[in-house]
RNA sequence: GGCCAUGUAGCUCAGUUAGAAGAGUGCUACCCUGUCACGGUAGAGGUCGCGGGUGCAAGUCCCGUCAUGGUCG
Numbered sequence: 001g002g003c004c005a006u007g008u009a010g011c012u013c014a015g016u017u018a019g020a021a022g023a024g025u026g027c028u029a030c031c032c033u034g035u036c037a038c039g040g041u042a043g044a045g046g047u048c049g050c051g052g053g054u055g056c057a058a059g060u061c062c063c064g065u066c067a068u069g070g071u072c073g
Stems, first nucleotide, its partner, number of pairs: 001072007010025004019056001027043005049065005
């Protein structure tokens, strides 16, 4: 340098055929308990790597670009 894969909550990951962004875990408050842990209820937390395009509508399609991994030379 060529090609491929991945990038979504603090972390690990879903998200199908474009149609109101989710789960587990963690965090906060409350309940429970003599206390902690466990358990229960509620809540906060997202420029969907970045920029642009198409379209009524984009995590999803297209183009560019960055990062990480793999592969070829």
Model confidence (mean pLDDT): 81 of 100. A computed fold for a 73-nucleotide RNA from Nitrospira sp., annotated as transfer RNA. Its Rfam family is "tRNA". Rfam classes the family as a transfer RNA. The source organism's lineage runs through Bacteria, Nitrospirota, Nitrospiria, Nitrospiraceae and Nitrospira.